[in-house]
This record gives sequence, structure tokens and C1' cells, in this order.
RNA sequence: GCCGAUGUGUUGGAAUAGGCAGACGAGGUGGACUCAAAAUCCAUUGCCGGAGACGGCGUGCGGGUUCAAGUCCCGCCAUCGGCA
Repeated sequence: GCCGAUGUGUUGGAAUAGGCAGACGAGGUGGACUCAAAAUCCAUUGCCGGAGACGGCGUGCGGGUUCAAGUCCCGCCAUCGGCA
């Protein structure tokens, strides 16, 4: 230099003929149980605004297509693998 794969919450990892982003776990936080703890159970857990209801934003970065993009297209970055 060329080719390919991958990039999603704190973390592992789902979501593919485009249609509610974060399922299911781990971890965190709050609570129940206990003399106290462990284990177990319940609730909650992306970000911003808001008293709340709710609204807006968010899938490596920047563009594009579309009513609608994690998903399709283009460029770039990073990691891994292959070829030279």
C1' cells in the first nucleotide's frame, strides 16, 4: 500500500429483506428480609431540560438517501485479521 471484519449504556452483549434503541446478563443505586451481614427477593439504572406530565438528543467521527437509519451509500478514525 491492497482486501476483509469489528466499533451500541459503567461493562459483556442483543436488535439485519430500514419501523418503539439498549432485550438478556454483570455491575451500580434505593428498598425488603436479618441482631448485623451474606445469600435471596422487589424497584431503578444512556444524556440534557422540566416540580411533574412530558419534551429534546443519543449506536466511533463527519456527510448523504429516506416519512423513518444501529441497519443502506460516501469519506475519515481506531482495533483485529489476511495479502504484498

Predicted 3D model of an 84-nucleotide RNA (transfer RNA) from an uncultured Clostridia bacterium. It matches the Rfam family "tRNA". Rfam links the family to the GO term triplet codon-amino acid adaptor activity. The family's RNA type in Rfam is transfer RNA. It was read from a public genome assembly.